Description: The RNA shown here (small-subunit ribosomal RNA) has 1496 nucleotides and comes from an uncultured prokaryote. It matches the Rfam family "Bacterial small subunit ribosomal RNA". Its family is annotated with ribosome and structural constituent of ribosome in the Gene Ontology. The RNAcentral record of the sequence draws on ENA.
């Protein structure tokens, strides 16, 4: 503090009664007296007695209208603030006069009598402070001013005297009582302010609005009610509708505000739901009444009862809210003279960590850093002085005691004052003495034992303090926002540690702030979301100058109020603190009165600079209307003419021999108005163009006169492209629909032929456009230049002049502004004023509803969903069917080639047990592989091993090692033998070899998207950067761009840049030219010698290898800018990087490679490991790619005859010689190499033959005999000889190389390798061309600039229909319900008014009656309830319309780039859809050209 939800319904018990000092009384109790009875003579029973104490029911009087609950209604009969007048008030406090004398009743009681019960009826009896006259009027009250009318009660306590009928009168005191004034307290009613939201509610109002009279109230007042008037309320929001009780406050917040109305406390309403009085000083009454109606309950069925939103409690509803407590001890209220009595007010206890506040769960010491846990880089770290262990404390909560303060009253007693005739009663006061505590086992003190009984929630990607490990694999799951999870998650789920709060901690929901993100304070509107399409113009804001009044607004200070708490600030009590509690403060308001007047209002007075009028001029496509004109297209007609015309990218349909196009005349109609023509002009704007002539409107000059603020902005109203839409005209050209022909996958388009409505008149609609400067109008200030239109001044040298000025229209630009682009005196500056209009996208400019329209549709205009964005400017990139410029075997100019045939070799499919694995667009596919019969080999099937084929460790044992038997397809198994070594401190060790034993190996097993390393490609392309500096809010930008030049960001000049780095180049090898040194194995000019440089002999030459020269645009001539360089010549072997090479920036591709190798993770351990033979890796319908051979005479066979270079070579080349056609075989010299070998170079030359043919081309395929390698040539080798002789006759579309010693062609060698070469990102040399005019095109690059809605970057991006699923929502014939108008019917109670009925104490009276009053019945008002018929709100509703999300769905590609038909905007047609196509407008088009203007 504790039902926020059902103002849902409630069992039971309590929530207001009290007074005997009003009254009559005595049922029940008490006390006393009499009696009687029983007897222990004082003790029980019993009668009677109101005498006492009291007191059930009754009558009276106060009080139940206070407290106590709830917020259901109500947007004001209401509150809150300040005011105000026509009122009333019990008890209460002051006053001033009273309190006389009488009378009828009646209830309890008897009695009788109906009911089940509530309850009632008659008949008697009686009492009052109950009730009536009557007198008396201080006074009040009414009044016609003469009057009139109005009261009252007693009771109690003491009493000396008097008096008495023995009750008492009398006196006094108290308390009461009437009647009156005044307060005081509350109540009532008026007024003015403020008081939620909706205009998709705009018009409400007949008691309505005012008068008069009159009724009625306590009192004003249409509050009633009759007559009269026609009025009152509303855009400053009437009325109708949702919502809701207001305030003081509280939360938040720097403030201003925003939300809010629990507790306390003010006010109002309300009491089962509607209505109505009545009693009273107040009630239309919570715990009264009467009626209605729902609901419960009792019943004898005839009737009755009742109302918890009092306090507890019950069941319901709900995410949720307590005990059917104790006490009247305080504080308060009623009653009452008190004492007292009542009091679910209150004051206290219980429940609830609901909130605040304070307290504890122990302190200190304690390193072996302990078990354990977690982790590890395996050493440690963490937990952590933490525990344990030692030494202490005892708060609180246990157990004992003690012990406050909440207590004032109130009674006894004495005093002593007041009344008072009184020392009595009564009161006051002061002693004194008594005596009142729920709570309470209180608050607090004391003692006692014993660390003892006391710690939990959240969180650890970033925001935001805290990090690791394992599971798990877009799964399970986490999220506040952004986002984590697809095998190494600090984000999920545990664990460890760790940050945070702390008896709490997190989570939900909700309010303020952050948010200047409703902006008054304090926000925008050019493009981000916003300026109506544009003028006039009433309420409305706002408004020039002087002056004079006023004092409304302002300002001042007074004065009253602004309840009390709360909120601050200073102090007090609780041990402290929340808490209480005292006093300031402060309530920024309102209202009164004063008083000040500068600014605003107001009124009066004047001025002229705003604003307008008038007089002279001025330009103009401004507007209506009415008439002329000349060209041009079409048409008719005639004339010449003849065969094609039209029309496209290219064609087709059309049109033409029935005579078109073409030309020539004349005609005839409609619509436009070239040139002039201009960022020229006019107008608000929309827009407006041949002339001419009326009729306007408006601007601009110039000075002068005049009005005297007459002003600006505005709800409404006019005006408004183009389309359309009535109604009648006209109709040339054009041209939505259409219709045909193209185009294409399709073409409902773009192109072409046609062609209707329209286009155009008149006259009426429609109101809308990208109606745009995407910039409202009016105003005033703020630097300049240049144009250009119109006026107007001046100057002269008079001109196509100059200068100054004004209106208007363009460009640049400076301050400042701007998010940047821009804007910049024609403002997007800077200033004041007013009007409009925004407040994420998207749903939507849409639905509904209202208004306008013939339609179309316009206008005003949501929500529910749903998203985490969407948008601007601007920066780098990328692309772009932009654009500029430049390279590049990129095109072209050439030459040879693939693509067709055969084969070889890879590949994909495809087969299989297995055809291992990888590579796949250029950048895989004669690729990894520089070489697969076995091994390789990873595959496949069978057999077989488990510490293993291999690496350390441990323990036994045994030298190592050789030979060899038997089984087996080996592997492996089971055996014989032969050998007994080295070092040693004798203990053993070192190396090998078997055996066991667990650590372990071992995996060409996944992941190349976890990874190093290597690699490839843009590309040997000229690029990528960085330091300072400077610009720019920033991202970025400058440098790096420009002019020139280069291969080349090369170099040179300029430059708000200066510099330097990585790449170029250049240093490296080779290759061409000379020199020098050296001559063996090279070489031979000269000499000699020879078959032979074979030898002698020389190193001159070639050669070899080391080592230097040379080449620098040096030099001359031109061209450029006096540059840089570029052209040309000159010398030189070689001329502009001589020729090749080798080097590959920053970086992209998640490029390739875990099967080179490394290497994290995963996973598998009698197996994905190890070994074994056989197999396949060679399969083969079939595509593809790379070669080779070839088709032939530039050949082909045959025969002869020359020239190379670079390589290798002892497991090796292997010579002469012999043998065989051959392959080779024998053979053995020589060579570790300038020596020997492989080694015949071929192409070419030279000479014969073939003669254009499937050949003497071609050589596959097949058969047959052979060699060689090798354990082994079957699956599956290579070659040799002999036979055999397919395709093919130069190859569609396509495409691939290559610019000089280059293509082409010929051969050789080398790695690999037993053997295998047609293959090489290996080489070497022989013969050896052709062309490049040139950059327009195809492809790649580079740079600059330009458009982007793209950033995974165009292999982007993105729309629209269809289908499928879900989700809200319009419509919908219509149901059902709530709520409401208005008409009518009806009318309980009660009120009032009326009264023909009936009844009747008090008072009158002439005794007959009357006055009065009850009843009755009637009238009028109204609740409930009924009918009809309308608004209007919520549910629902077959069917239906779009909308929204949804995974990779279909169809197509409309939009971004010139998006490939620019795009959009309004319209109007069409069309599967995006859209397309007329008509008009916009640049929010891209290119290109014109002009125009700035700068130098």
């Nucleotide at each position: 503090u504790g039902c926020u939800u059902a103002a849902c319904a409630c069992a039971u018990g309590c929530a207001a009664g009290u007074c005997g000092a009003a009254c009559g009384g005595u049922a029940a109790c008490u006390u006393g007296a009499a009696c009687u009875a029983g007897c222990u003579u004082g003790c029980u029973a019993g009668u009677u007695u109101g005498a006492u104490g009291a007191c059930g029911a009754g009558u009276g009087g106060c009080g139940g209208a206070c407290g106590g609950g709830u917020g259901a209604g109500u947007a004001a009969u209401g509150c809150a603030u300040a005011g105000g007048a026509a009122u009333c008030u019990g008890c209460c406090c002051a006053g001033u006069a009273g309190u006389g004398g009488g009378g009828g009743a009646u209830a309890a009681c008897u009695u009788g009598g109906a009911g089940a019960a509530a309850u009632c009826c008659a008949a008697g009896c009686u009492a009052a402070u109950a009730c009536c006259g009557c007198a008396u009027g201080u006074g009040u009250c009414c009044u016609a001013c003469g009057g009139g009318a109005c009261a009252a009660a007693g009771c109690a306590g003491g009493g000396g005297a008097c008096c008495u009928u023995c009750g008492g009168g009398c006196c006094u005191u108290g308390c009461g009582c009437u009647a009156u004034u005044g307060g005081a307290u509350g109540a009532g009613c008026c007024u003015a302010u403020g008081u939620c939201g909706g205009a998709u509610u705009a018009g409400c109002u007949a008691g309505u609005u005012g008068g008069u009279a009159g009724g009625g109230u306590a009192a004003u007042g249409g509050c009633c009610u009759a007559c009269c008037a026609a009025g009152g309320c509303a855009a400053c929001g009437a009325u109708c509708u949702u919502u809701a009780g207001c305030u003081g406050g509280u939360c938040u917040g720097a403030g201003a505000g925003g939300a809010u109305g629990a507790u306390c406390a003010g006010c109002c309403a309300c009491a089962c739901u509607g209505g109505g009085a009545c009693u009273g000083a107040g009630a239309c009454a919570c715990g009264g009444c009467c009626c209605a109606g729902a609901c419960u309950c009792c019943u004898a069925c005839g009737g009755g009862a009742g109302g918890c939103a009092g306090c507890a409690g019950u069941g319901g509803g709900g995410a949720a809210u307590a005990u059917u407590g104790g006490a009247c001890a305080a504080u308060g209220g009623g009653c009452g003279c008190a004492a007292g009595c009542c009091u679910g007010a209150u004051c206290c206890a219980g429940c609830a960590a609901u909130a605040c506040c304070g307290c504890g769960u122990g302190u200190g010491u304690g390193a072996a850093g302990a078990a354990g846990g977690c982790u590890u880089u395996c050493g440690g770290g963490u937990c952590g002085u933490a525990a344990a262990g030692c030494a202490c404390u005892u708060u609180c909560a246990g157990u004992a005691g003690g012990g406050a303060g909440g207590a004032a009253a109130g009674g006894g007693u004495u005093g002593u004052a007041g009344u008072u005739a009184a020392u009595a009663c009564c009161u006051g006061c002061a002693a004194u003495c008594u005596g009142u505590g729920a709570c309470g086992u209180u608050a607090c003190c004391u003692a006692c034992a014993g660390a003892a009984g006391a710690a939990g929630c959240a969180c650890c990607g970033g925001c935001u303090a805290a990090c690791u490990c394992c599971g798990u694999g877009c799964c399970a799951g986490c999220a506040g926002c952004c986002g984590c999870g697809g095998u190494a998650a600090u984000a999920c789920g545990g664990a460890g540690g760790g940050u945070g709060c702390a008896a709490g901690c997190g989570u939900u929901a909700a309010u303020c702030g952050g948010a200047a993100u409703u902006a008054c304070u304090g926000g925008g509107c050019g493009u981000a979301a916003a300026g109506c399409g544009u003028a006039c113009g009433c309420a409305g804001g706002c408004g020039g100058u002087u002056g004079a009044a006023u004092a409304a607004g302002u300002u001042g200070g007074a004065u009253g109020u602004g309840a009390a708490a709360g909120c601050c600030c200073c102090g007090g009590g609780c041990u402290u603190a929340a808490c209480c509690u005292g006093g300031g403060a402060a309530c920024u308001g309102c209202a009164u009165a004063c008083a000040a007047u500068a600014c605003u209002g107001u009124u009066c007075a004047a001025c002229u600079a705003g604003a307008g009028u008038g007089c002279a001029g001025c330009a103009g496509a401004g507007g209506a209307a009415g008439g002329u004109g000349g060209a041009a297209u079409u048409c008719c007609a005639g004339g010449u003419g003849u065969a094609g015309c039209g029309g496209u990218g290219a064609a087709a349909u059309g049109c033409g021999u029935a005579g078109a196009u073409a030309u020539c005349u004349g005609g005839a109609g409609g619509a436009a108005c070239a040139u002039c023509a201009g960022u020229g002009g006019c107008g608000a704007a929309g827009g407006c163009g041949a002339c001419c002539u009326u009729c306007u409107u408006g601007g601009c000059u110039g000075g002068c006169a005049c009005u005297g603020a007459c002003g600006c902005u505005c709800a409404g109203u006019g005006c408004g492209a183009a389309a359309g839409c009535g109604u009648g005209g006209g109709g040339a050209g054009c041209a939505a629909a259409c219709a045909g022909g193209a185009u294409u996958a399709g073409a409902u388009a773009c192109c072409c032929u046609g062609g209707u409505a329209g286009u155009c008149c008149a006259c009426g609609c429609c109101g809308u456009a990208a109606a745009c400067g995407a910039u409202g109008a009016g105003a005033a200030c703020u630097a300049g230049c240049c144009g250009u239109u119109g006026g107007g001044u001046u100057c002269c040298u008079u001109g196509a002049g100059g200068a100054c000025u004004u209106a208007g229209u363009g460009g640049c630009g400076c301050a400042g502004c701007u998010a940047a682009c821009g804007c910049a005196u024609u403002a997007a500056g800077u200033u004041g004023a007013c009007c409009g209009c925004c407040u994420g996208g998207g749903g939507a400019g849409u639905a509904c509803g209202g208004c306008c329209g013939c339609a179309a549709g316009g206008u005003u205009a949501a929500a529910a969903c749903u998203c985490a964005a969407a948008u601007g400017a601007a920066u780098u990139g990328a692309c772009g069917g932009g654009g500029g410029c430049c390279c590049g075997c990129a095109c072209a100019a050439g030459c040879g080639g693939u693509g067709g045939a055969g084969c070889a070799u890879g590949u994909g499919g495809u087969u299989u047990a297995a055809u291992u694995c990888g590579a796949u667009g250029c950048a895989a596919c004669g690729c990894g592989a520089a070489g697969a019969a076995c091994c390789u080999u990873a595959c496949c099937a069978g057999g077989u091993c488990u510490u293993g084929a291999c690496a350390u460790c441990c323990u036994c044992g045994g030298a190592a090692u050789c030979c060899u038997g038997c089984a087996g397809a080996g592997a492996u198994g089971c055996g014989g033998g032969a050998g007994u070594g080295c070092c040693u401190u004798c203990g053993g060790g070192a190396g090998c070899c078997g055996a066991g034993u667990g650590a372990c190996a071992g995996g060409u097993g996944c992941u190349g998207c976890a990874u190093g390393g290597c690699u490839g490609u843009c590309g040997u392309c000229a690029g990528c950067u960085c330091g300072u500096g400077u610009c720019g809010u920033g991202a970025g930008a400058u440098g790096u761009u420009g002019g020139g030049u280069u291969a080349a960001g090369u170099c040179c000049c300029g430059c708000a840049a200066c510099g330097a780095g990585c790449g170029c180049a250049a240093c490296c090898c080779u290759u061409g030219u000379c020199c020098c040194u050296a001559g063996u194995u090279g070489c031979c000019a000269u000499c000699a010698u020879u078959u032979a440089g074979u030898u002698g002999g020389g190193c001159a030459c070639u050669c070899u290898a080391g080592g230097g020269a040379g080449a620098c645009u040096g030099c001359c001539g031109g061209u450029g800018a006096c540059a840089a360089a570029c052209c040309g010549g000159a010398g030189g072997a070689a001329g502009g990087u001589g020729g090749g090479g080798a080097u590959g920036a920053c970086g992209u591709c998640a490029a390739g490679u875990c099967a080179u190798c490394a290497u994290g993770g995963c996973c598998c351990u009698u197996a994905u490991g190890g070994g074994c033979a056989g197999g396949g890796c060679u399969a083969c319908a079939c595509a593809c790619g790379u070669g080779c051979u070839a088709c032939a005479a530039u050949g082909g066979c045959c025969g002869g005859u020359a020239c190379a270079g670079a390589g290798g070579g002892u497991u090796g080349c292997c010579a002469a010689c012999c043998c065989g056609c051959g392959a080779g075989g024998g053979g053995g010299a020589g060579c570790u190499a300038a020596u020997c070998c492989c080694a015949g170079a071929a192409a070419a030359c030279c000479g014969g033959u073939c003669g254009u043919a499937g050949u003497c081309c071609g050589g596959a395929u097949u058969g047959g005999a052979g060699u060689c390698u090798g354990c082994a040539a079957c699956u599956c080798g290579a070659c040799u000889c002999c036979a055999u002789g397919a395709a093919g006759u130069c190859g569609g579309a396509a495409u691939c190389g290559c610019u000089a010693g280059u293509a082409a062609u010929c051969g050789c060698g080398g790695a690999u390798c037993a053997g295998c070469a047609u293959g090489c990102u290996c080489g070497c040399g022989g013969u050896g061309a052709a062309u490049a005019c040139g950059u327009u095109c195809c492809c790649g690059g580079g740079c600059c600039u330009u458009g982007u809605a793209c950033a995974c970057a165009c292999c982007g991006c993105c729309c629209g229909u269809c289908a499928c699923a879900c989700c809200a929502u319009g419509g919908g014939a219509g149901u059902u319900g709530g709520u409401u108008g208005c008409a009518c019917c009806a009318g309980a109670a009660g009120u009032g008014g009326g009264u023909a009925g009936a009844c009747u104490a008090a008072c009158c009276u002439u005794c007959g009656g009357g006055a009065g009053g009850u009843c009755g019945c009637u009238c009028a008002c109204c609740a409930c309830g009924g009918u009809g018929u309308g608004g209007u709100c919520a549910a629902u509703g077959a069917c239906u319309g779009g909308g929204g999300u949804g995974a990779a769905g279909u169809c197509g590609u409309a939009a971004c780039a010139a998006g490939g038909u620019a795009g959009c905007c309004c319209u109007a047609g069409g069309g599967g859809a995006a859209c397309c196509u007329g008509g008009g407008g916009c640049u929010a088009g891209a290119u290109c050209a014109c002009c125009u203007c700035c700068u130098u």